[in-house]
Large-subunit ribosomal RNA, domain VI from Alkalicoccus daliensis, 269 nucleotides, folded computationally. The source organism's lineage runs through Bacteria, Bacilli, Caryophanales, Bacillaceae and Alkalicoccus. Rfam family: Bacterial large subunit ribosomal RNA. It was read from a public genome assembly. The coordinates come from a structure-prediction model, not an experiment, and the mean pLDDT is 89.
Context: one part of a larger RNA
RNA sequence: CGCAGGAAAUUUGAGAGGAGCUGUCCUUAGUACGAGAGGACCGGGAUGGACAUACCGCUGGUGUACCAGUUGUUCCGCCAGGAGCAUCGCUGGGUAGCUACGUGUGGACGGGAUAAGUGCUGAAAGCAUCUAAGCAUGAAGCCCCCCUCAAGAUGAGAUUUCCCAUCGCAGUUUACUGCGAGUAAGAUCCCUCAGAGAAGAUGAGGUAGAUAGGUCUCGGGUGGACGCGUGGCGACACGUGGAGCUGAGAGAUACUAAUCGAUCGAGGG
Numbered sequence: 001c002g003c004a005g006g007a008a009a010u011u012u013g014a015g016a017g018g019a020g021c022u023g024u025c026c027u028u029a030g031u032a033c034g035a036g037a038g039g040a041c042c043g044g045g046a047u048g049g050a051c052a053u054a055c056c057g058c059u060g061g062u063g064u065a066c067c068a069g070u071u072g073u074u075c076c077g078c079c080a081g082g083a084g085c086a087u088c089g090c091u092g093g094g095u096a097g098c099u100a101c102g103u104g105u106g107g108a109c110g111g112g113a114u115a116a117g118u119g120c121u122g123a124a125a126g127c128a129u130c131u132a133a134g135c136a137u138g139a140a141g142c143c144c145c146c147c148u149c150a151a152g153a154u155g156a157g158a159u160u161u162c163c164c165a166u167c168g169c170a171g172u173u174u175a176c177u178g179c180g181a182g183u184a185a186g187a188u189c190c191c192u193c194a195g196a197g198a199a200g201a202u203g204a205g206g207u208a209g210a211u212a213g214g215u216c217u218c219g220g221g222u223g224g225a226c227g228c229g230u231g232g233c234g235a236c237a238c239g240u241g242g243a244g245c246u247g248a249g250a251g252a253u254a255c256u257a258a259u260c261g262a263u264c265g266a267g268g269g
Stems, first nucleotide, its partner, number of pairs: 001152001005163007015149004021049007033038001051106005059100004066093005071086006110144003117137004164268001166181006186264004190206005211257003214253005220246003227240005
């Protein structure tokens, strides 16, 4: 831009893409078969491999704005307590998120038409013949069934709901046509953001508000803070005290910021 008024939702599916794999064991059954050795079809069940996909409850990884320990050095006048730098200085852990080595799930079942093949009936050709007419059966393959996208499918589909028939100008007036304006439903700019994200977009919100930050409570992490007291010559230990600190987690709470505003957007058949 189109889809002959303007919108907001929900959809149909022409068409396109994906998937499609397979082992072992048990049973049927040591049965059928076979002199024996050996050893099934058909059917039922269990458990794997590789692959695909989703997720983070479990097991782990990462986790440079979390916690603790610790070395060297500089500084905060000194002690104590801290801060900077040294690969995040190094080391031990670790929330959210992201993840596999972790955990679920999938290939199925079924239907249709067939290939090679196997047949029925059956002539040409008094017989025979699956074929010439006709009718069956038959595969991991084909078309459906399963998953995803999909009406720019210009053949532009369908359903539900909302908005209405304003004003001005021009074409000589009515009628009709064209242009313009402010609007309706609705949408956007702008602002706060994240289950979204390169930018657009998508999604949640904008005071009639929990959208983000802050605060409070809780959860999770770390692992026992500073100060003081007691014991010890001291290193240190114990008590106060599951302490102190705590990024992304959950809930609550308008304290802060989403203020005030602006723009677009129909008049149809």